[in-house]
This is a predicted structure of a 361-nucleotide part of an RNA (large-subunit ribosomal RNA, domain IV) from an Actinomycetota bacterium. The coordinates come from a structure-prediction model, not an experiment, and the mean pLDDT is 90.

Context: one part of a larger RNA
RNA sequence: CCGUGGUCAAGGAACUCGGCAAAAUGGCCCCGUAACUUAGGGAGAAGGGGCGCCUCGGUAGGGUGAGAACGUUUCGCAUGUUCGAGCCCGAGGAGGCCGCAGUGACUCGGCCCAAGCGACUGUUUACUAAAAACACAGGAGCGUGCGAAGUCGCAAGACGCAGUAUACGCUCUGACGCCUGCCCGGUGCCGGAAGGUCAAGGGGAGGGGUUAACCGCUUCGGCGGCGAAGCUCUGAACCUAAGCCCCGGUAAACGGCGGCGGUAACUAUAACCGUCCUAAGGUAGCGAAAUUCCUUGUCGGGUAAGUUCCGACCUGCACGAAUGGCGUAACGAUUUGGGCGCUGUCUCGACCACGGACUCG
Numbered sequence: 001c002c003g004u005g006g007u008c009a010a011g012g013a014a015c016u017c018g019g020c021a022a023a024a025u026g027g028c029c030c031c032g033u034a035a036c037u038u039a040g041g042g043a044g045a046a047g048g049g050g051c052g053c054c055u056c057g058g059u060a061g062g063g064u065g066a067g068a069a070c071g072u073u074u075c076g077c078a079u080g081u082u083c084g085a086g087c088c089c090g091a092g093g094a095g096g097c098c099g100c101a102g103u104g105a106c107u108c109g110g111c112c113c114a115a116g117c118g119a120c121u122g123u124u125u126a127c128u129a130a131a132a133a134c135a136c137a138g139g140a141g142c143g144u145g146c147g148a149a150g151u152c153g154c155a156a157g158a159c160g161c162a163g164u165a166u167a168c169g170c171u172c173u174g175a176c177g178c179c180u181g182c183c184c185g186g187u188g189c190c191g192g193a194a195g196g197u198c199a200a201g202g203g204g205a206g207g208g209g210u211u212a213a214c215c216g217c218u219u220c221g222g223c224g225g226c227g228a229a230g231c232u233c234u235g236a237a238c239c240u241a242a243g244c245c246c247c248g249g250u251a252a253a254c255g256g257c258g259g260c261g262g263u264a265a266c267u268a269u270a271a272c273c274g275u276c277c278u279a280a281g282g283u284a285g286c287g288a289a290a291u292u293c294c295u296u297g298u299c300g301g302g303u304a305a306g307u308u309c310c311g312a313c314c315u316g317c318a319c320g321a322a323u324g325g326c327g328u329a330a331c332g333a334u335u336u337g338g339g340c341g342c343u344g345u346c347u348c349g350a351c352c353a354c355g356g357a358c359u360c361g
Base pairs, nucleotide, nucleotide: 001356002355003354004353005352006351007350008349010347011346014345019342027051028050029049030048031047036041038175052097053096054095055094056093061089062088063087064086067083068082069081070080071079072078098102110340111339112338113337114336115335116334117332118331122134123133138173139172140171141170142169143168144167150159151158152157176327177326178325179324181257182256183255186254187253188250189249190248191247192246195245196244197243201239202238206234207233208232209231210230214225215224216223217222258276259275260274261273262272285319286316297313298312299311300310301309
């Protein structure tokens, strides 16, 4: 010096990102317990008092109950009342004794206030994250009539389900309370089928190639022109499904929810007016917030002093209603701020025990 324990004057968080760690609290009985509340809770709230041993005395009382007496009697191991040995539990009270100390060691909650998040018990990153993440009862939407939808499989087949819409699948939300506004223009989904578009297919108007006959020329070998049938290439109109276009619906579907200018008899502000744009321009509630850049906003509270915290304000850079909004008792090894208690965290260090390091061997 290091590790693990132990103790400390005075102070008591001044330490530190932060009371991290340590200290403290601690059991049982009694008294006594606030706001708030979903009336269960909050509660072991908080805060107090008692606790050993000896004697009265294993007392008072209680449990069990061999057995006994009396009454009733359907006579029985019946039934009612009273007494009751033994065994077990066992106060309260009074008197006395000892120590610094009586849950004497061990074991054995620290507590309170305010706020955020998540309702809750649960679940999770096996080996850095236990959480405000996941799940959850509850809410809602959509699909599915049963050989269901959906899922696995090439199929057979299986699950769903030996279920049947109070069921099953998928998606979102997430107890409970009060609520959940406006926009269907875009995208999606659902419905519609008149019209437009539209594939293969049907259909074949028409066009092209080939050439027997025919015509012309010929050096009789042939060449040119026209060209039926057949073969062949091509092919218009017209008929024709879904889809798309189109018409409508739908936001607890994906999503979205404005700008500029002016105006009141101090000033300021603007209930009011004008104008442009939009599918519609953010309602309630909340708001410097797990969201606020400017920002340590401003005011109030708490401190001697407070970038954090709490209460307000609203100028919301860039809250907002099931990608839910705002509350909420209880709950939490959750996050933030404050207080009491307590301490070697600190002022500021010291000593002790054991084990190392170090020296010799």